This is a predicted structure of a 393-nucleotide RNA (Bacterial RNase P class A) from Ornithinimicrobium laminariae.
[in-house]
RNA sequence: UGAGUCGGCCAGGCGGUCGCGUCAAGACGUUUGGGCCUAACUCAAACGGACUUGCCGAGGAACGUCCGGGCUCCACAGAGCAAGGUGGUGGUUAACAGCCACCCGGGGUAACCCGCGGGACAGUGCCACAGAAAACAAACCGCCAUCGGCAACGGUGGUAAGGGUGAAACGGUGCGUGUAAGAGACCACCAGCGCUCCAGGUGACUGGAGCGGCUAGGUAAACCCCACCUGGAGCAAGACCAGACAGUAUGCGUUCGAGGGCUGCUCGCCCGAGUAUGCGGGUAGGUCGCUAGAGGCGGCUGGCAACAGUCGUCGUAGAUGGAUGACCGUCACCAGCACAAGGCCAGUAAUGGCGUGCUGGGACAGGACCCGGCGUAUCGGCUGACUCAUCCA
Numbered sequence: 001u002g003a004g005u006c007g008g009c010c011a012g013g014c015g016g017u018c019g020c021g022u023c024a025a026g027a028c029g030u031u032u033g034g035g036c037c038u039a040a041c042u043c044a045a046a047c048g049g050a051c052u053u054g055c056c057g058a059g060g061a062a063c064g065u066c067c068g069g070g071c072u073c074c075a076c077a078g079a080g081c082a083a084g085g086u087g088g089u090g091g092u093u094a095a096c097a098g099c100c101a102c103c104c105g106g107g108g109u110a111a112c113c114c115g116c117g118g119g120a121c122a123g124u125g126c127c128a129c130a131g132a133a134a135a136c137a138a139a140c141c142g143c144c145a146u147c148g149g150c151a152a153c154g155g156u157g158g159u160a161a162g163g164g165u166g167a168a169a170c171g172g173u174g175c176g177u178g179u180a181a182g183a184g185a186c187c188a189c190c191a192g193c194g195c196u197c198c199a200g201g202u203g204a205c206u207g208g209a210g211c212g213g214c215u216a217g218g219u220a221a222a223c224c225c226c227a228c229c230u231g232g233a234g235c236a237a238g239a240c241c242a243g244a245c246a247g248u249a250u251g252c253g254u255u256c257g258a259g260g261g262c263u264g265c266u267c268g269c270c271c272g273a274g275u276a277u278g279c280g281g282g283u284a285g286g287u288c289g290c291u292a293g294a295g296g297c298g299g300c301u302g303g304c305a306a307c308a309g310u311c312g313u314c315g316u317a318g319a320u321g322g323a324u325g326a327c328c329g330u331c332a333c334c335a336g337c338a339c340a341a342g343g344c345c346a347g348u349a350a351u352g353g354c355g356u357g358c359u360g361g362g363a364c365a366g367g368a369c370c371c372g373g374c375g376u377a378u379c380g381g382c383u384g385a386c387u388c389a390u391c392c393a
Base pairs, nucleotide, nucleotide: 001389002388003387004386005385006384007383008382009381010380012331013330014329015328016327017326018325020057021056023054024053025052026051028048029047030046031045032044033043034042035041059364063375064374066373067372068371069370070369071234072233073232074231078267079266080265081264083230084229085228086227087226088102089101090100091099092098103117104115105114106113107112118225119224123223124222125219126218127217140163141162142159143158144157145156146155147154148153171190172189173188174187176186177185191215193212194211195210196209197208198207199206200205238288239287240286241285247279248278249277250276251275252274259271260270261269295314296313297312298311299310300309301308302307333361334360335359336358337357338356339355343354344353345352346351
């Protein structure tokens, strides 16, 4: 310098004009109470929005709502079944389908990346097309024996070594033994499987030795089995205030108990005098919850790391039809075109950086109870570590 791998970060700056929301202060208005006999005026409190000023005012994903937790209510949550989820090992965490480290398998020259990675000797099912056969095997071609026939060929039986089909065909190699031909039927070696022992590791697992029967297809995001986890509903949770209304028909009930406690069933527990359905009527306002939280940043300590501990420091979004925007100027950035190409700077060198004008561009997207993740979208730009190739000194 070129090509690449893995991370981290920014999300234009400044100024002006207009506009929006919360909060605070002021002004104004209304109501109530006091000062005064009343009015006017004034003081205090509450409320109000169409005023003024000031402070503050979205994100790396606020998004999807796919996981996990906090919080709230339902018995401060019970039992069994069912259902759902997770799935190499060890850590980490409030928790997780996250993260970290390692193991195994696969890919890459490498940095590194990918894995929906328990069990297919508990059982059941399935394996398209092709093929004779898709699993207690099986004979299409071929090979061999035998029978019939002059022959071509046909019948019967043997044979899984060869051919053919397929993603996959019941280990592989051998001018080995054996046989009519063959075959783990037997033998040698190799691969793989199971068991035992030794060594290393917390463990997944790895290395080695011995023995065994000679060989076991795939599929569990098919049922299923094993281990572990999960009570339900959600801020429209939930609490309070104010306000409106009109009943009526039928059924079942009042300790022989309807109905309810928002789970699919059973049990158990609790509340319990009303309740279910139809017709009809009313309301759909306000306050709290509502943002300081497993919080951010920095240092130190422990740890390979995720992370934990400790010290210091920082601090106003809370809307409710839902506020953060629009325009202009300027600077910086990126792209294209045009003009310059004389040089200058850095470096031992390879090499790198630097101009003026015009036009265009700036994404993805926005809180709604709050956090931790994952996934997806994103104009551009900055930066760290590492790998491979090449060049120079």
The prediction has a mean pLDDT of 78.
Its Rfam family is "Bacterial RNase P class A". By type it is a ribozyme.